The prediction has a mean pLDDT of 85. This is a predicted structure of a 538-nucleotide part of an RNA (large-subunit ribosomal RNA, domain I) from Candidatus Hennigella equi. It matches the Rfam family "Bacterial large subunit ribosomal RNA". The RNAcentral record of the full RNA draws on ENA.
Context: one part of a larger RNA
């Protein structure tokens, strides 16, 4: 020096555990904000710090319900108190709510500084304190009012509204890539995707045929199919329908106009009636009232926000501890689950089941109000215009300009008037279908931040969220931004009084405990690595 064995140290793998995560299902819900939000700053306790709560009325105040023996949030004890005259706690409603923040009186380097007006109070007064008000934009009303006579612009006041945040979800619209694929690449693809912007709702959008397409059907939306079909395509890569069929859900309405009346600033006006579809309406004649409703008001079964009751086990034995084992029982509309010193239906919390609200909220249904239909005739009147269509250039349609219909529109044009008009994939005829150029519309559909209930051939601390823990923290960066590590004594702190050594750390006794090689650097305690002892080799 090495090898082996043993005993230790170091180290923190492994096993077991779970306080936290992940995914999903169902229910309910889908907003908050100038009555000042989301988010913060600073305060606030017997309190020095941090978290939680709260706001100068500050771990809280008031009222009403629930509940019943303890309580004064956590780290975290102690002190001092509260409470059956019902506290703490839970729910509902209210009060207070500093300062910043859309931040809105002005300014500003957020949490600060300064100003004006009015009122009250104090002061002889200057002044001070307290309360309230003072941003902008839009809409409406009123007053005032230039150049400029009337007027208008402008100005002022009052009333109502908006602004910001959020789950980087879902929706609509505007704008709109590239990596990529085509085995290169330009049309094409990726993709109208990602991103950006605006706006909205609990859903949004769409929607009651100027539809489809050849059988007839009868708004929209969503699913399955039709079908990877018909098509489209440097006919490459690729893209990719519709009718029809089967389901989910079902719901249809309102204006403009003709005509009538009133008002009128006399107009191409306003208001009311009328009327709303494929042949209809006006108009003339005849007749005359019920279904229904998505509207308003009221009421309200039931639901939500605290809760209540809730069956049935003892003995012996091993053990530190019984729920284990043994013996004899019991309940079960309850043998889901969790806890308790090891494995408990019957010890505890619960579970099945049955009940419950002063207050706030939701709401099926019901009541009332309101709205609300017909037949015949047809001379005349009405039925959405810079529209339909055309040309040129684009875009959308599964469809890349193609034979390219249909939809849309930047430019230039530009009809008809129900005997008219649009469509049926160039176009024409016939036939069939429809009523554009106005508006609204529940459900079936999409999503899941917060809430409740639950599930898992999901993870188990290098895993699972970045975060099981005071984590979007520490730390890094000028900044946008990036972003950790870190769980486990024991059933119970019973967390080691006292003695000895030592400056102390610490160690040795003693004591606790089932165990202290469970001693806080704490469950188990692998390996690398280090040391000691013994044997052997050199």
């Nucleotide at each position: 020096a090495g090898u082996u064995u043993a005993u230790g140290g170091u180290g923190g793998a492994u096993g077991c555990c779970u306080a936290g995560g992940g995914a999903c299902u169902g229910a309910a819900u889908g907003g908050c904000g100038a009555u000042g939000a989301a988010g913060g700053u600073c305060g606030u306790a017997c309190u020095a710090g941090u978290c939680u709560g709260c706001g100068a009325a500050a771990a809280g105040c008031c009222a009403c319900g629930g509940g019943a023996a303890g309580c004064u949030g956590a780290c975290a004890a102690g002190a001092a108190g509260c409470u059956c005259c019902a506290a703490u706690c839970c729910g509902u409603g209210g009060a207070u709510g500093a300062c910043c923040g859309a931040a809105u009186c002005a300014g500003g380097a957020a949490a600060c500084u300064g100003c004006u007006u009015u009122a009250a109070c104090a002061g002889u007064g200057a002044u001070g304190u307290u309360a309230a008000a003072g941003a902008u934009c839009c809409u409406g009303u009123a007053a005032u009012g230039a150049a400029u006579u009337c007027a208008u612009a402008g100005u002022u006041a009052c009333a109502g509204g908006a602004g910001g945040c959020a789950a980087u979800a879902c929706g609509u619209a505007g704008u709109g890539a590239a990596g990529u694929g085509a085995a290169a690449c330009a049309u094409c693809u990726c993709a109208g995707u990602a991103g950006c912007u605006a706006c909205a709702g609990g859903a949004a959008a769409a929607g009651a045929a100027a539809a489809c397409g050849a059988a007839g059907c009868g708004a929209u939306u969503c699913c399955c199919u039709c079908a990877g079909u018909a098509g489209u395509g440097g006919c490459g890569a690729g893209c990719g329908a519709a009718a029809g069929g089967g389901g989910a859900a079902a719901a249809g309405g309102c204006c403009a106009a003709a005509c009538c009346a009133a008002c009128u600033u006399c107009g191409a006006g306003u208001u009311g009636g009328g009327g709303u579809u494929u042949u209809g309406g006006g108009c003339u004649c005849c007749a005359u009232u019920u279904a229904a409703g998505a509207u308003g008001u009221g009421u309200a079964a039931g639901g939500a926000u605290a809760g209540u009751a809730g069956a049935a086990g003892c003995u012996g034995u091993u053990g530190g501890a019984a729920a284990g084992c043994a013996g004899c029982g019991u309940c079960a509309u309850a043998g889901a689950g969790g806890g308790u010193g090891a494995u408990a239906a019957c010890c505890c919390c619960g579970u099945a089941u049955a009940c419950g609200a002063a207050a706030u909220u939701u709401a099926a249904g019901c009541a009332c109000a309101c709205u609300g239909a017909g037949g015949a005739g047809u001379a005349c009147c009405c039925a959405g215009a810079g529209u339909a269509g055309a040309a040129c250039g684009g875009g959308a349609c599964a469809c890349g300009u193609g034979a390219a219909a249909u939809c849309u529109u930047g430019u230039u044009u530009g009809a008809a008037g129900a005997c008219a008009c649009c469509g049926g994939g160039a176009c024409c005829a016939u036939c069939c279908g429809g009523a554009a150029a106005g508006c609204c519309u529940a459900a079936a559909u999409a999503c899941a931040a917060a809430u409740c209930a639950g599930u898992c051939a999901c993870c188990g601390a290098u895993a699972g969220c970045g975060a099981a823990a005071c984590a979007g923290u520490a730390c890094c960066g000028u900044g946008a931004g990036g972003g950790a590590a870190a769980g486990g004594u024991g059933a119970a702190a019973a967390g080691a009084a006292c003695c000895c050594a030592g400056a102390g750390a610490u160690g040795g006794g003693a004591g606790u405990g089932a165990a202290a090689u469970a001693g806080a650097a704490u469950c188990u305690g692998a390996a690398a690595c280090c040391a000691u002892a013994a044997a052997c080799u050199u």